[in-house]
Overview: The RNA shown here (transfer RNA) has 72 nucleotides and comes from an uncultured Mycoplasmatota bacterium. The sequence was found in a public genome assembly. It matches the Rfam family "tRNA". By type it is a transfer RNA.
RNA sequence: GGUCCCGUAGCCAAGUGGCUAAGGCAGUGGACUGCAACUCCGCGAUCACCGGUUCAAAUCCGGUCGGGACCU
Numbered sequence: 001g002g003u004c005c006c007g008u009a010g011c012c013a014a015g016u017g018g019c020u021a022a023g024g025c026a027g028u029g030g031a032c033u034g035c036a037a038c039u040c041c042g043c044g045a046u047c048a049c050c051g052g053u054u055c056a057a058a059u060c061c062g063g064u065c066g067g068g069a070c071c072u
Base pairs, nucleotide, nucleotide: 001071002070003069004068005067006066007065010025011024012023018055027043028042029041030040031039048064049063050062051061052060
């Protein structure tokens, strides 16, 4: 330098045009308990950033940034 893949909550991770953006771990508020643990109920998203397409974008297109693999 070239090609390809990835970026969604503190961490892991599903969702590939429209429905409330699933779930798990952690955290936190509450119930329970003599106090705890366990268990149960509740609480969290500018979807890396900028622009475009569309009635509608996490999703499609372009660019930028970051990470990874391969080739040279």